[in-house]
RNA sequence: AGCAGCUCUGCCGGAGAGACUGAUCGUGCCAACGGUCAGCGCCGAAGGCGCAAAUCCGCCCGGAAUCGCUCAGGCAAAAGGACGGCAGGGCAACA
Numbered sequence: 001a002g003c004a005g006c007u008c009u010g011c012c013g014g015a016g017a018g019a020c021u022g023a024u025c026g027u028g029c030c031a032a033c034g035g036u037c038a039g040c041g042c043c044g045a046a047g048g049c050g051c052a053a054a055u056c057c058g059c060c061c062g063g064a065a066u067c068g069c070u071c072a073g074g075c076a077a078a079a080g081g082a083c084g085g086c087a088g089g090g091c092a093a094c095a
Stems, first nucleotide, its partner, number of pairs: 002094001005091009018040001020039008041075003047071001048069003055064003
């Protein structure tokens, strides 16, 4: 110096589904907003759990996910957001 890998920081992009109903509390410019609880309906892309089906790791076993569940989270905007791109740094391996 090179290829691919993991990771950190910054920037950019980044989906789905209720601006639902009731009670109550707080603020209040009296229009509304926010919190809590309950009910009904939904979403999957923080995190978590599971391999029952399909998929992948050549097959089994075992495992994994963008698959499944929906515990958690979320259902105007904002925020968050798996993941992707760019820039810079770090780690370890290979030749």